Model confidence (mean pLDDT): 79 of 100. A computed fold for a 135-nucleotide RNA, annotated as SAM riboswitch aptamer (S box leader). Its Rfam family is "SAM riboswitch aptamer (S box leader)". Rfam describes the family as follows. The SAM riboswitch is found upstream of a number of genes which code for proteins involved in methionine or cysteine biosynthesis in Gram-positive bacteria.

RNA sequence: CGUUCAUCCAGAGCGGUGGAGGGAUUGGGCCCUAUGAAACCCGGCAACCGGCCGGCGCCGAUUAAUAAUCGGCGCGUGGCACGGUGCCAACUCCCCCGGACGCGCGGGUCCCGUUCGCGCGCCGGAAGAUGAGUU
Numbered sequence: 001c002g003u004u005c006a007u008c009c010a011g012a013g014c015g016g017u018g019g020a021g022g023g024a025u026u027g028g029g030c031c032c033u034a035u036g037a038a039a040c041c042c043g044g045c046a047a048c049c050g051g052c053c054g055g056c057g058c059c060g061a062u063u064a065a066u067a068a069u070c071g072g073c074g075c076g077u078g079g080c081a082c083g084g085u086g087c088c089a090a091c092u093c094c095c096c097c098g099g100a101c102g103c104g105c106g107g108g109u110c111c112c113g114u115u116c117g118c119g120c121g122c123c124g125g126a127a128g129a130u131g132a133g134u135u
Base pairs, nucleotide, nucleotide: 002134003133004132005131006130007129008128013042015041016040017039021032022031023030027095028094029093043088044087045086048084049083050082051080052079053078054077055075056074057073058072059071060070061069062068092127096125097124098123099122101121102120103119104118105117106116107115
C1' cells in the first nucleotide's frame, strides 16, 4: 500500500511549559483561537486487542457417586483498567452519489391530481478515521 470485519449523534482538565496558529488531505463554507492555537508534559475518556478476576455452556480426568475438585474448549457474558493502540469543540464540523420513503416550498395547470425543481429529514452507498485480522 491492498484487502476483510467492527465502530463512528455517548464520553473526556478552570493543570504546567509554550507562544500563533488550528479544525486529517486540495478547494470552498462555517467555526475555534491572546479569556492563549499547534506541540510537549501531566491529567482524563473509552473498552478495540492482550492480560487478570468472575459467570454460563460443552467435553474430559479423579471418584462408589448424581456431589466436590482439577483440566481443556467455547460464549453478541459481567468486571478491573495492568500492558498495546486510540481518543479528549462542533454528526466523521459541513460538502459527494442513489432512493419506488416522509414533510415543506416553488414551477407548470382554470382548479385538483399526475409531473418537474429545490430544501430538510430518514435509509443506503462512496470517501475518510480508529481498532483487530490477513496477503